[in-house]
Context: one part of a larger RNA
RNA sequence: UGACGGGGGCCCGCACAAGCGGAGGAACAUGUGGUUUAAUUCGAUGAUACGCGAGGAACCUUACCCGGGCUCGAACGGCUAUGGAAUGUCUGUGAAAGCAGACAGGUCGCAAGACCUGUAGUCGAGGUGCUGCAUGGUUGUCGUCAGCUCGUGCCGUGAGGUGUCGGCUUAAGUGCCAUAACGAGCGCAACCCUUACCGGGAGUUACCAUCAGGUAAAGCUGGGGACUCUGCCGGGACUGCCGCCGUAAGGUGUGAGGAAGGUGGGGAUGACGUCAAAUCAGCACGGCCCUUACGUCCGGGGCGACACACGUGUUACAAUGGGCGGGACAAAGGGUCGCUACCGUGCGAGCGGAUGCGAAUCUCAAAACCCGCUCCCAGUUCGGAUUGGAGUCUGCAACCCGACUCCAUGAAGCUGGAUUCGCUAGUAAUCGCGCAUCAGCCAUGGCGCGGUGAAUACGUUCCCGGGCC
Numbered sequence: 001u002g003a004c005g006g007g008g009g010c011c012c013g014c015a016c017a018a019g020c021g022g023a024g025g026a027a028c029a030u031g032u033g034g035u036u037u038a039a040u041u042c043g044a045u046g047a048u049a050c051g052c053g054a055g056g057a058a059c060c061u062u063a064c065c066c067g068g069g070c071u072c073g074a075a076c077g078g079c080u081a082u083g084g085a086a087u088g089u090c091u092g093u094g095a096a097a098g099c100a101g102a103c104a105g106g107u108c109g110c111a112a113g114a115c116c117u118g119u120a121g122u123c124g125a126g127g128u129g130c131u132g133c134a135u136g137g138u139u140g141u142c143g144u145c146a147g148c149u150c151g152u153g154c155c156g157u158g159a160g161g162u163g164u165c166g167g168c169u170u171a172a173g174u175g176c177c178a179u180a181a182c183g184a185g186c187g188c189a190a191c192c193c194u195u196a197c198c199g200g201g202a203g204u205u206a207c208c209a210u211c212a213g214g215u216a217a218a219g220c221u222g223g224g225g226a227c228u229c230u231g232c233c234g235g236g237a238c239u240g241c242c243g244c245c246g247u248a249a250g251g252u253g254u255g256a257g258g259a260a261g262g263u264g265g266g267g268a269u270g271a272c273g274u275c276a277a278a279u280c281a282g283c284a285c286g287g288c289c290c291u292u293a294c295g296u297c298c299g300g301g302g303c304g305a306c307a308c309a310c311g312u313g314u315u316a317c318a319a320u321g322g323g324c325g326g327g328a329c330a331a332a333g334g335g336u337c338g339c340u341a342c343c344g345u346g347c348g349a350g351c352g353g354a355u356g357c358g359a360a361u362c363u364c365a366a367a368a369c370c371c372g373c374u375c376c377c378a379g380u381u382c383g384g385a386u387u388g389g390a391g392u393c394u395g396c397a398a399c400c401c402g403a404c405u406c407c408a409u410g411a412a413g414c415u416g417g418a419u420u421c422g423c424u425a426g427u428a429a430u431c432g433c434g435c436a437u438c439a440g441c442c443a444u445g446g447c448g449c450g451g452u453g454a455a456u457a458c459g460u461u462c463c464c465g466g467g468c469c
Base pairs, nucleotide, nucleotide: 008469009468010467011466012465013464015460016459019423020422021421022420023419026315027314028313029312030311031310032309033308034306035305042053043052064301065300066299067298068297069296070295076124077123078122079121080120081119082118083116084115087104088103089102090101091100092099093098108113126290127289129288130287131286135284136283137279138278139277140275142273147186148185149184150183151182152181153162154161155160166177167176168175192267193266194265195264197235198234199233200232202230203229207224208223211222212221213220238261241255242253243252244251245250304442317416321375322374323373324372326371327370333364334363335362338357339356342353343352344351345350382413387408388407389406390405391404392403393402429452430451431450432449433448434447435446
C1' cells in the first nucleotide's frame, strides 16, 4: 500500500423479508458425466460448463471408426518438356472413388496467347496434429458496480500520502459546503435508437367523415385530404411553477398544469483491472511434429449406444378443466429454386389444376386464451408415453437415424423429501403468432411479436454479493 477478519460505523442490490409461479417426484425432449464401443470426433467443468460452440449430424456436414484407392496430390500459384481447343456422350469393371477404353468435337484466336480431372518432372503445398502456460483478435465474469488514475504543488529519509478525506446530498467520485491543495483524464450523466402526446408539410398499395354511383355483401367505383395509418421535419419535461424543510446542493406534497414528473418506460453503451478465466476446432500467428501420411478421395458405420447419475426444458396429474359447436378482436415478420387465393379430390397429412404477388396492393393467415351445450370427480370423456397396422411429404436414399397423418393401443402420473430458482408492472403468470438456420427435420431450443393480466414490499436483525470510512 493492498487483501482478509465469526472487528466497528454508513449504504446499496429480487440479497433476505412480504407475495406469486416454478424446479427437486412422473413420462418424454435435449445437454453433460459415467459406462459401453471398431468409433461412440473435439472443445466448454463452482458462481462465469451442462437446449453451451451447434442459427438445423440420414449421405454431405465430419474432424471419429472399418474397408477400397491416390502420392505434385482433392483445391490454389509459378516453371520446364510433351500432348490435346474447350467440352460432351457412351462402354467394361467396381460398393463408390477410381481404373481401362470408345465416339463426337476434330482446332478457339490474325497473332501474342487463352483453356485442359492429359502425361512426366520440379519449386511452393496440405494437416480440425500439439502448445490459449509463447500470442493477436474476440468473449465471459466481478458489474452498468462507482469506481480507476494523472500533472503541478505540498507533506514524508523512504515506501507513499494529499487531491479522492470530513458534513450534507445523489441512481452515481452526482452535486453543495468545507479544505494544502489547484486542476485534468478514463468511467457516471448527456449526446444515439425505440416507445408514450401534439403540431406542420406529404398521401399510394394505407384511410373513408361528407357527396354521387353500385352490390347478396364489400372503399367496390368516381371522388375526398377530414380521421386512422405511414414515413419526414419540429415541439414537449427543465424540480420550470406553488407550499413546506434546508446556508447550499437537494428533499418532500393523492399541489397545479400536463399525454407524460422528477433518470417517464425499454435498448445500445461495460472505466483501470481480476480470474496464466475461455477460444491454436471461426480466423490469424511463433515454436514443435507428420510428409506413399497425422495429407487426401470414396463406400459403409459412428457422432443417435444405455445398468445408471446430474443440469435445462416440454406435457401432465384435471372442473379456474376435457370434448363439441358457433362468433369476435392483434402485433411483428417471411415470400420467385418462393408464398399461394380459388376450384376439384382425400377422414387427414396431402395431391391435381388454376390465379395473384419481387408485395402497405397478392399471399403465408386459422390468431389463441375468450363466449354457449355436455361430462359429474372416476386413474375418468384426466393424461398422453409406448406399441401394432395403414399412409403422406422431403430427398439419389428415411434399416441403423426424419417429420407429419389416420385407425387401434392406452403406461407412469392424484401436486412432488431435504433443498432450490425466477420475478417489483403492462412485470410475474398465462395465451397464441412469426423469424433465422433449413431439401426435409428430430425446435419442447434460440431470437422476436402482440392478447389477457395479478399479488406483495413492515422493514434491513439475519443469508449472499457489492461500495465508502
The part of an RNA shown here (small-subunit ribosomal RNA, 3' major domain) has 469 nucleotides and comes from an uncultured bacterium.